[in-house]
RNA sequence: UUCUUAUCCAGAAAGGCAGAGGGAUUGGCCCUAUGACGCCUUGACAACCUGUUAAUUUAACCAUUGAUAAGGUGUCAACUCCAGCCCUGCGCAAGCGGGCACAGAUAAGCC
Repeated sequence: UUCUUAUCCAGAAAGGCAGAGGGAUUGGCCCUAUGACGCCUUGACAACCUGUUAAUUUAACCAUUGAUAAGGUGUCAACUCCAGCCCUGCGCAAGCGGGCACAGAUAAGCC
């Protein structure tokens, strides 16, 4: 990296460096010299994996559900910012809802 599974309407700062675009993609709409995006330091959020722990269960292990931020990742604008493909309800239409898929992000596992 491919593949598989799960989750994605919650949450979370400050300083320094540097200096122009950035929010994956198409169309919108936003952020941005009142310094975005990125990097560094500290901090925070968070229970995906591990550890520890409580309960249930068991002969015991395993397992399930909670707690815990100690470890490994990750994250810290806006619902994955909104929509897109398809199905469907309402509507004259514009549009407003519901469902699903593709794509994306993160974690774990096989290779």

Annotation:
The prediction has a mean pLDDT of 84. A computed fold for a 111-nucleotide RNA from a Chitinophagales bacterium, annotated as SAM riboswitch aptamer (S box leader). The model forms 94% of the base pairs in the Rfam consensus. NCBI's taxonomy places the organism under Bacteria, Pseudomonadati, Bacteroidota, Chitinophagia, Chitinophagales. It matches the Rfam family "SAM riboswitch aptamer (S box leader)". Rfam describes the family as follows. The SAM riboswitch is found upstream of a number of genes which code for proteins involved in methionine or cysteine biosynthesis in Gram-positive bacteria. The SAM riboswitch acts at the level of transcription termination control. The predicted structure consists of a complex stem-loop region followed by a single stem loop terminator region. An alternative and mutually exclusive form involves bases in the 3' segment of helix 1 with those in the 5' region of helix 5 to form a structure termed the anti-terminator form.